[in-house]
RNA sequence: UCAGUUUUUACAGCGCCAGGACCUGAUUGGUGACAGAUCAGGUUGACGAGGCGGGGAUUUAUCGAAACACUCGGCGGAUGAUCCCCCGGUCGCACAGUCGUCAUGGUGUCGUCAAACCGGACUGGUAACAGCCCGACAAAUCGACAUCAACGUGCAGAG
Numbered sequence: 001u002c003a004g005u006u007u008u009u010a011c012a013g014c015g016c017c018a019g020g021a022c023c024u025g026a027u028u029g030g031u032g033a034c035a036g037a038u039c040a041g042g043u044u045g046a047c048g049a050g051g052c053g054g055g056g057a058u059u060u061a062u063c064g065a066a067a068c069a070c071u072c073g074g075c076g077g078a079u080g081a082u083c084c085c086c087c088g089g090u091c092g093c094a095c096a097g098u099c100g101u102c103a104u105g106g107u108g109u110c111g112u113c114a115a116a117c118c119g120g121a122c123u124g125g126u127a128a129c130a131g132c133c134c135g136a137c138a139a140a141u142c143g144a145c146a147u148c149a150a151c152g153u154g155c156a157g158a159g
Base pairs, nucleotide, nucleotide: 014076015075016074017073019072020044021043022042023041024040025039026038027037028036047064048063049062053086054085055084056083057082058081059080087100088099089098090097092155093154094153095152104149105148106147107146108145109144110143111142118135119134120133122131123130124129
């Protein structure tokens, strides 16, 4: 260093790279000087927040930040959404409706929460770049409060 086995931990802007872009070297070509082409080797290729009842099908799977050859392009995967079945919550029971274990839906107000980019300081690399430290600012979700809507049918029970 590679391969196998076992155990533990982490995990979905999560993994990979044939295109593109960028760097290095060689060859070639052209020029006042640059460019260009080919080959080989490398670098990059989504910044966090948030998200799982079971199974199946379908589908470009939530939220903002940054940037504008780029988070571009391609492949795989994924807790999203819609529909069906099952299970579960719901008002004593059942069905219907509606939701998913924080389990009826909508709206409003308040509160809570980031990393990269960027700037600076270091380390590695010829370089593109990579790692790491310091500094700020989101939205959805979530929590609290308020308000609007739904609250049906049957049985039981009470008056």
Notes:
This is a predicted structure of a 159-nucleotide RNA (glmS glucosamine-6-phosphate activated ribozyme aptamer) from a Thermomicrobiales bacterium. It was read from a public genome assembly, where an Rfam model found it. The prediction has a mean pLDDT of 77. Taxonomically the source falls in Thermomicrobiales (Bacteria, Pseudomonadati, Thermomicrobiota, Thermomicrobia). The model forms 89% of the base pairs in the Rfam consensus. It matches the Rfam family "glmS glucosamine-6-phosphate activated ribozyme aptamer". Rfam describes the family as follows. This entry contains a glucosamine-6-phosphate activated ribozyme that is found in the mRNA for GlmS. GlmS is an enzyme that uses fructose-6-phosphate and glutamine to generate glucosamine-6-phosphate. The ribozyme catalyses self cleavage of the glmS mRNA that is thought to regulate GlmS activity. Rfam classes the family as a riboswitch.